[in-house]
RNA sequence: AGCCGAAUCCCUGAAUGGAAGUCGGGGAGCCGGGGACCCAGAUUGUCGGGGCGAAUCGUGCGGCGUCGCCGCGCGUAGCGCUGCUCUUUCAGCGCGAGCCCGUCAGCUAACCCGGCAGGCGUCGGAAAGAGA
Numbered sequence: 001a002g003c004c005g006a007a008u009c010c011c012u013g014a015a016u017g018g019a020a021g022u023c024g025g026g027g028a029g030c031c032g033g034g035g036a037c038c039c040a041g042a043u044u045g046u047c048g049g050g051g052c053g054a055a056u057c058g059u060g061c062g063g064c065g066u067c068g069c070c071g072c073g074c075g076u077a078g079c080g081c082u083g084c085u086c087u088u089u090c091a092g093c094g095c096g097a098g099c100c101c102g103u104c105a106g107c108u109a110a111c112c113c114g115g116c117a118g119g120c121g122u123c124g125g126a127a128a129g130a131g132a
Stems, first nucleotide, its partner, number of pairs: 002120003008028007029116006039106001048104001049101004057075008078095005084131007
């Protein structure tokens, strides 16, 4: 240059004479949650249940407080990148985590509430079609 992600842009007030920035307020835009009728079969036992996210599930070995939990591997649903953009295909390289609510929430019109962070980065190929 760019990349993951909703996480960007604009207006305004203050500290201060100015710029950027910071804090406060507002708007646009993007994103997420709650929330009817209708629909979702009923009951009992055990395990509480749910949300953001691609991040689920299986299996080997080891450990422990052992029908589970933790650690290290190997796969895997799924996800991302390959410099003009999109669709399809091939090839290559990565991710496949973490956090939150707090006993509570299916869907859900009206309505209500919240977020706009953080982290990377020079490896960067090909074909067809359409566009710019």
A computed fold for a 132-nucleotide RNA from a soil metagenome, annotated as c-di-AMP riboswitch aptamer (ydaO/yuaA leader). The coordinates come from a structure-prediction model, not an experiment, and the mean pLDDT is 81. It matches the Rfam family "c-di-AMP riboswitch aptamer (ydaO/yuaA leader)". On this family, see Barrick et al., Proc Natl Acad Sci U S A 2004: "New RNA motifs suggest an expanded scope for riboswitches in bacterial genetic control". Rfam's curators write: This family represents a conserved RNA structure found upstream of the ydaO and yuaA genes in Bacillus subtilis and related genes in other bacteria.